Model confidence (mean pLDDT): 84 of 100.
The part of an RNA shown here (large-subunit ribosomal RNA, domain II) has 690 nucleotides and comes from a Myxococcota bacterium.
[in-house]
Context: one part of a larger RNA
RNA sequence: GUCCGCGAGUUACGUCUUGCAGCGAGGUUAAGCCGUUUAGGUGUAGCCGUAGCGAAAGCAAGUCCGAAUAGGGCGAUGAGUUGCAGGAAGUAGACCCGAAGCCAGGUGAUCUACCCAUGGCCAGGGUGAAGCUGCGGUAAAACGCAGUGGAGGCCCGAACCGUAGUAUGUUGAAAAAUACCCGGAUGAGCUGUGGGUAGGGGUGAAAGGCUAAUCAAACCUGGAGAUAUCUGGUUCUCCCCGAAAUAUAUUUUCGUAUAGCGUCGUUCGAUCUCCACCGGAGGUAGAGCACUGGAUGGGCUAGGGGUCCUACCAGAUUACCGAACCCAACCAAACUCCGAAUGCCGGUGAGAGUAGUGCGGCAGUCAGACGUAUGGGGGAUAACCUCCAUAGUCGAGAGGGAAAGAACCCAGACCGUCGGCUAAGGUCCCCAAGUGUGUGCUGAGUGGGAAAGGAUGUGAGACCGUUUAGACAGCCAGGAGGUUGGCUUAGAAGCAGCCAUCCUUCAAAAAGUGCGUAAUAGCUUACUGGUCGAGUAGUCUCGCGCCGAAAAUGUAACGGGGCUAAGCACGCCACCGAAGCCGCGGAUUCAGUGACUCUUCGGAGUCACUGUCUGGUAGGGGAGCGUUCCAGUUGCCUGUGAAGGUCGACCGUGAGGACGGCUGGAGGUUCUGGAAGUGAAUAUGCGGAC
Numbered sequence: 001g002u003c004c005g006c007g008a009g010u011u012a013c014g015u016c017u018u019g020c021a022g023c024g025a026g027g028u029u030a031a032g033c034c035g036u037u038u039a040g041g042u043g044u045a046g047c048c049g050u051a052g053c054g055a056a057a058g059c060a061a062g063u064c065c066g067a068a069u070a071g072g073g074c075g076a077u078g079a080g081u082u083g084c085a086g087g088a089a090g091u092a093g094a095c096c097c098g099a100a101g102c103c104a105g106g107u108g109a110u111c112u113a114c115c116c117a118u119g120g121c122c123a124g125g126g127u128g129a130a131g132c133u134g135c136g137g138u139a140a141a142a143c144g145c146a147g148u149g150g151a152g153g154c155c156c157g158a159a160c161c162g163u164a165g166u167a168u169g170u171u172g173a174a175a176a177a178u179a180c181c182c183g184g185a186u187g188a189g190c191u192g193u194g195g196g197u198a199g200g201g202g203u204g205a206a207a208g209g210c211u212a213a214u215c216a217a218a219c220c221u222g223g224a225g226a227u228a229u230c231u232g233g234u235u236c237u238c239c240c241c242g243a244a245a246u247a248u249a250u251u252u253u254c255g256u257a258u259a260g261c262g263u264c265g266u267u268c269g270a271u272c273u274c275c276a277c278c279g280g281a282g283g284u285a286g287a288g289c290a291c292u293g294g295a296u297g298g299g300c301u302a303g304g305g306g307u308c309c310u311a312c313c314a315g316a317u318u319a320c321c322g323a324a325c326c327c328a329a330c331c332a333a334a335c336u337c338c339g340a341a342u343g344c345c346g347g348u349g350a351g352a353g354u355a356g357u358g359c360g361g362c363a364g365u366c367a368g369a370c371g372u373a374u375g376g377g378g379g380a381u382a383a384c385c386u387c388c389a390u391a392g393u394c395g396a397g398a399g400g401g402a403a404a405g406a407a408c409c410c411a412g413a414c415c416g417u418c419g420g421c422u423a424a425g426g427u428c429c430c431c432a433a434g435u436g437u438g439u440g441c442u443g444a445g446u447g448g449g450a451a452a453g454g455a456u457g458u459g460a461g462a463c464c465g466u467u468u469a470g471a472c473a474g475c476c477a478g479g480a481g482g483u484u485g486g487c488u489u490a491g492a493a494g495c496a497g498c499c500a501u502c503c504u505u506c507a508a509a510a511a512g513u514g515c516g517u518a519a520u521a522g523c524u525u526a527c528u529g530g531u532c533g534a535g536u537a538g539u540c541u542c543g544c545g546c547c548g549a550a551a552a553u554g555u556a557a558c559g560g561g562g563c564u565a566a567g568c569a570c571g572c573c574a575c576c577g578a579a580g581c582c583g584c585g586g587a588u589u590c591a592g593u594g595a596c597u598c599u600u601c602g603g604a605g606u607c608a609c610u611g612u613c614u615g616g617u618a619g620g621g622g623a624g625c626g627u628u629c630c631a632g633u634u635g636c637c638u639g640u641g642a643a644g645g646u647c648g649a650c651c652g653u654g655a656g657g658a659c660g661g662c663u664g665g666a667g668g669u670u671c672u673g674g675a676a677g678u679g680a681a682u683a684u685g686c687g688g689a690c
Stems, first nucleotide, its partner, number of pairs: 001690006011092003015088009026048003032042003052059002062074004095233002098230001102223006113197009122187001124156003127152001131148006160184003165180004199215001201211003236624006246259005260365002262362005268356001272353003275349006286338001287336002292332003296328004303321002305318004368394003373390006399410003414586004419582003425576003428561003434573001436572006447563001453547002457544007465536002474531005480504003485499003510525001514523002587614001590611009625679001627676006635669003644663005650657002
């Protein structure tokens, strides 16, 4: 892991509520007793109800407060009670499994820590302390040398004890080892045997170490089914409805309570919603500058600064700053002289929907998510970011489209159907349907990714110049004189720089557009004539393109092929396309109508028709299937073959149920009821098998 078996809302008590049944101003017995013993009988204590009010005395359809006959509070105008069944919360382990832990009583020092007693062990080699002896030395000592001697938590190194490093091992040979290497090795050494200290205790050269492979409090049994606002699991079917992820509070934020939203019952009876009209409240969007503030330019002008003048007083002036005022143009969530659309409140009205309110039973929900939605706050007009509001979708929603895709677009799946029409989106092939039609655009594979910015791309439009009195472009020719203008400068001659920028000749020609020279020179332009012969110079707007354009496995920025339309824009016609809509057949819900049956006369059931409904998580409600046992049952079925097994094309919406064959070989239980140890795929579930 698979298979088989086991495996989770139970029971008791009282309470609330719903259904059914009995009796009813009453209802009912409890213990106990009797008994032919799950029955039945007896038992009337007690309990609930029939009257309330007051703290009470007490009074009573009233009563209490009160001086009150006032006023007010609580009451009165009759339905309960007992049983059974369902739902729920409460008390109990209370749907099941699951802690880490807490406490009590015991068991452990055969492991290990330390201690006590008594034993054992340490190859070999080295070093050579004190002391002693001799000699030297001294006044005597000290002291020196040699010898002797054999000290030491001394040195090297086996046994023995240990384990610093590396590798292997890591379902190991081993629940801590092996190999190599390494530390101690006469000592605070190692070790045998016997004994001692026990769980908030021991022991600890101290690491929270060790205390039997267990230690920040051992192990065993018990309290015990500890508790678990947490995780996981929770078993048959069909039908109806169907949420929430919000508010408030919380030692509260993954919990809970109340409200909101769901469901079931019941009450009211046109209440609710949509739409139209009428009447309202309001200060948002926008706009505005009248207020409050901000802010730009100009004008005007107090005041201030600078300059001039001035003994002082004063005065003059200013391309400085500048209140107030005027003009013009602006900005504001906490500005408003103004001011919508929506939305909201009330009234009236026609239709449609059956949507509404109160009361009662039962919930679930309190992590929400997204969008190029819309209006905002936070952030950076960042985030699959965060916080509100309004609606949508997902959540709890399948189907078609978007290549693929919770949240986007279309559209809400009762079942069947080898029929039809459409939506979004599509119609060359993959791939259902046009190689459809009309007019344009694009040439970039743009389409099929991107900005600031850049450009005689190209199409359309508008405006403004110039032009047969000959333009634009090219070509031929001219482009002069005063003069090298003046200044400056070494020089400055059109052309370093500063100032001025005139006059003349002319068809025209600058005190010079650029290159050039040391300065001249030279080339060129403006400007003019000729040649040529029809357009040409520029500004703006719109459409579609171009550049800008670099990423990691492989084309890889159309889903692919491929496309010059099979791209883009605007029209038109046709078709395809979904679980949408329609046709045909069938089922169900609710409502209405009719018939029939039953009836306690309230109603209930069956059938038919008409209309309607039928996505669904949490969750509410309803109806059923099957399993075990029991009663009716000494019945009924069964060796002419029970249960069980197995095969089969049957029946039922389904859980499931018949029937037949084979197997099996002795039991089974239709039907109507009753009672439950009543349904498994999941709990890293439990036991077994493989």
Background
The organism belongs to Myxococcota, within Bacteria.